[in-house]
The RNA shown here (transfer RNA) has 76 nucleotides and comes from Luteipulveratus mongoliensis. Its mean pLDDT, the model's own confidence on a scale to 100, is 80. It matches the Rfam family "tRNA". Its family is annotated with triplet codon-amino acid adaptor activity in the Gene Ontology. Lineage of the source: Bacteria > Bacillati > Actinomycetota > Micrococcales > Luteipulveratus.

RNA sequence: GGGGGCGUGGCGCAAUUGGUAGCGCACCUGCUUUGCAAGCAGGGGGUUGUCGGUUCGAGUCCGAUCGCCUCCACCA
Repeated sequence: GGGGGCGUGGCGCAAUUGGUAGCGCACCUGCUUUGCAAGCAGGGGGUUGUCGGUUCGAGUCCGAUCGCCUCCACCA
C1' cells in the first nucleotide's frame, strides 16, 4: 500500500427484501426477608464510530474517513 470482516445503551448481542432500535446481564425503585442473596413487579439509559449523499423514510443503500481484527504485497 491492497482485499475482507467488525464498530448499536455500562457489558455481551439482535434488528426478515429500507418503515422510525430490541433481548440478556448489569443499574434504580417497590414487594418479599430479621438482614443478604434469590424470586416477583415496575422503571431509567443508545438515535447505531464520525462526516456527507440518495430517499417521503437509512442501523440497513452509496461515498469519504477513524479505530480494531485478519489475509496479501512491499521493505529489510